[in-house]
Context: one part of a larger RNA
RNA sequence: UGACAGGGGCUAUCACAAGCGGUGGAGCAUGUGGUUUAAUUCAAUAUAAAGUGAAGAACCUUACUAGGGUGUGAUAUACCGUGAACCCUCUUGAAAGAGAGGGGUGCCUUCGGGAACGUAGACACAGGUGGUGCAUGGCUGUCGUCAGCUCGUGCCAUAAGGUGUUGGGUUAAGUCUUGCAACUAGCGCAACCCUCGUGUUUAGUUGCAAUCAUUGAGUUUGCAACCCAGAAUAGACUAUUGAUGAUAAGCCAGGGGAAGGUGAGGAUGACGUCAAGUCAUCAUGCCCCUUAUGCCCAGGGUGACACACAUGCUACAAUGGCCGGGACAAAGGGUCGCGAUCUCGCAUGGGUGAGCUAACCCAAAAAACCCGUCCUCAAUUUGGAUUGUAGGCUGCAACUCACCUGCAUGAAGUCAGAGUUGCUAGUAAUCGGCGGUCAGCCAUAUGACAGUGAAACCGGUCCCAGGCCUUGUACA
Numbered sequence: 001u002g003a004c005a006g007g008g009g010c011u012a013u014c015a016c017a018a019g020c021g022g023u024g025g026a027g028c029a030u031g032u033g034g035u036u037u038a039a040u041u042c043a044a045u046a047u048a049a050a051g052u053g054a055a056g057a058a059c060c061u062u063a064c065u066a067g068g069g070u071g072u073g074a075u076a077u078a079c080c081g082u083g084a085a086c087c088c089u090c091u092u093g094a095a096a097g098a099g100a101g102g103g104g105u106g107c108c109u110u111c112g113g114g115a116a117c118g119u120a121g122a123c124a125c126a127g128g129u130g131g132u133g134c135a136u137g138g139c140u141g142u143c144g145u146c147a148g149c150u151c152g153u154g155c156c157a158u159a160a161g162g163u164g165u166u167g168g169g170u171u172a173a174g175u176c177u178u179g180c181a182a183c184u185a186g187c188g189c190a191a192c193c194c195u196c197g198u199g200u201u202u203a204g205u206u207g208c209a210a211u212c213a214u215u216g217a218g219u220u221u222g223c224a225a226c227c228c229a230g231a232a233u234a235g236a237c238u239a240u241u242g243a244u245g246a247u248a249a250g251c252c253a254g255g256g257g258a259a260g261g262u263g264a265g266g267a268u269g270a271c272g273u274c275a276a277g278u279c280a281u282c283a284u285g286c287c288c289c290u291u292a293u294g295c296c297c298a299g300g301g302u303g304a305c306a307c308a309c310a311u312g313c314u315a316c317a318a319u320g321g322c323c324g325g326g327a328c329a330a331a332g333g334g335u336c337g338c339g340a341u342c343u344c345g346c347a348u349g350g351g352u353g354a355g356c357u358a359a360c361c362c363a364a365a366a367a368a369c370c371c372g373u374c375c376u377c378a379a380u381u382u383g384g385a386u387u388g389u390a391g392g393c394u395g396c397a398a399c400u401c402a403c404c405u406g407c408a409u410g411a412a413g414u415c416a417g418a419g420u421u422g423c424u425a426g427u428a429a430u431c432g433g434c435g436g437u438c439a440g441c442c443a444u445a446u447g448a449c450a451g452u453g454a455a456a457c458c459g460g461u462c463c464c465a466g467g468c469c470u471u472g473u474a475c476a
Base pairs, nucleotide, nucleotide: 001476002475003473004472005471007470008469009468010467011466016459019423020422021421022420023419026314027313028312029311030310031309032308033307034305035304042053043052064300065299067297068296069295070294073125077124079121081119082118083117086103087102088101089100090099091098092097107114108113127289128288130287131286132285136283137282138278139277140276141274143272148187149186150185152183153182154163155162156161167178168177169176193266194265195264196263198234199233200232201231202230204228213220237260240254241253242252244250303442320375321374323372324371325370326369333362334361337356338355342351343350344349382413387408388407389406390405391404392403429452430451432449434447435446
């Protein structure tokens, strides 16, 4: 100087406390371990692996496996011979491939040949999701959006090093202030960036409708007020008043204000730690394979199932369930697409194909909610697993192994042990709509969106981990 302590002090944090809802019990979905298997490809493993890589495994993907093939290869650069390319038919085969037959010469040319493509050969080579993340780059996680980490010069010390960066206050903050052998400076903090919340100006179509006409209907015409979407700009800075404080920094209360003390959220991640993760995104050293650890193909597997764990969904009901009627969003998507209308069907869907390259048309019905009927506490009009059957759609193909619909079936479950977890406001809880990936979909996932909308804390006693100061140490 660090590290450590069931040492001390200060401090902040959904860490505790105060609350609300979960999980752990049930069924199912997904991931993982284990076991099994010809194969169940590989990686990730306390926090910081396990709905993770994978924004979508029927084939493909695919790396795995048992087979069938190939041998300069699916692909690249060079050498040489030959044929332009290309098209059609047949045999064999699961396909890949192998074999046979026929048609057919184009472009440029200095007529030597050349370009592009096919094929045979030889040789350099190609190829490898093979190994090593403990050889690496790049990228990422984590402590942690925690407030820290350092430099130059000076001063102190024999030196390692110290000082500055400590002290008094203060802050979300090494934020600011004051003092001080220190004075400056850098990376972080903050601000600058984006979204939301208020106003003004500007331009009014596909958007809007107050007044005056008009219509079944903002439908049509004028209109530029309102709303809205776009651009520019203003606005918040402890500015102002009072109390407090050291006449400081600040803190508390108020006024005004759409917004008040970082207005709310996001992006942004210092020096470093963990030989953390990734050689399977990519790149790359070395090692290894080269008639195979490369490449092609059609099957199977990644979907197995005594069990264990993780993350979720659906429930156990009356603050509910079924049925009928009625109302109100935001954001995103659409031409290999979204698909209105009419029609057939109980439905999934089929036929038809208007409009839309979208503020225009479409998916589109928002759902919780409100009104009314029934159910009356029961394994039930709860719950929907499982299974049978009849269909539909996508796709060469739905058995292993997709999704959807109708009818029938109707399991466990009556609120969950020890424990454990999320959340401080438009948050939790609850309710639905949309996107990406995508032929289809195993999405209950994930990403953003709006609707309804709480309780409790405003403290520092304890637990967890963090920061600063300090004490101790037989540790480095």
About this RNA: This is a predicted structure of a 476-nucleotide part of an RNA (small-subunit ribosomal RNA, 3' major domain) from Pachypodium lamerei. Its Rfam family is "Bacterial small subunit ribosomal RNA". NCBI's taxonomy places the organism under Eukaryota, Magnoliopsida, Gunneridae, Apocynoideae, Pachypodium. The RNAcentral record of the full RNA draws on SILVA.